RNAcentral holds the sequence, with entries from ENA and Rfam.
A computed fold for an 87-nucleotide RNA from Biostraticola tofi, annotated as transfer RNA.
It matches the Rfam family "tRNA". It is annotated as a transfer RNA. Rfam links the family to the GO term triplet codon-amino acid adaptor activity.
Model confidence (mean pLDDT): 82 of 100.
NCBI's taxonomy places the organism under Bacteria, Pseudomonadota, Gammaproteobacteria, Bruguierivoracaceae, Biostraticola.
Formats: sequence, structure tokens, C1' cells
RNA sequence: GGAGAGAUGCCGGAGCGGCUGAACGGGACGGUCUCGAAAACCGUUGAAGGAGCAAUCCUUCCCAGGGUUCAAAUCCCUGUCUCUCCG
Repeated sequence: GGAGAGAUGCCGGAGCGGCUGAACGGGACGGUCUCGAAAACCGUUGAAGGAGCAAUCCUUCCCAGGGUUCAAAUCCCUGUCUCUCCG
């Protein structure tokens, strides 16, 4: 220099146009059980901004920035980074 794959919540990882801000697993937190723990089981658990006394509600966000579409994590373009192959 050329080609391909990838970037999703605290971590891994699915989702490839529409009830998915997000399955599933792990972790964390709370609970049940126990003398106590482990294991097991049950529940909760992304971020930022805004409204509200609070309960709660609203908006935006899937690497970054644009575009297509009624609708985008998903399609297109550009860029950044990571991995693999070729030279």
C1' cells in the first nucleotide's frame, strides 16, 4: 500500500428496518433458605439532560459525523480505532 472482519449496557454477547435502550450469560445490589456461610432460588440493575415536594414522567443516546426512510443499532457515505490476511 491492498483486501476482509469488527466497535452494542459494568463485562461477554445476540439483535441486521418497526412492540429492542436492548434478548441471553456473567457481575453487582436486595431478598428467601441457613446457627453462619457456600450452593440454589426470587427480584432489581445502562448513560446524559429536563419537569416534579415526591411518586413518577419526558427527551436524546448502539464508535464519531453526515445521508436515505413515515420509521435506522440495522441500509448508504466519510472518518477514527481494533483484529486477520496479502504485498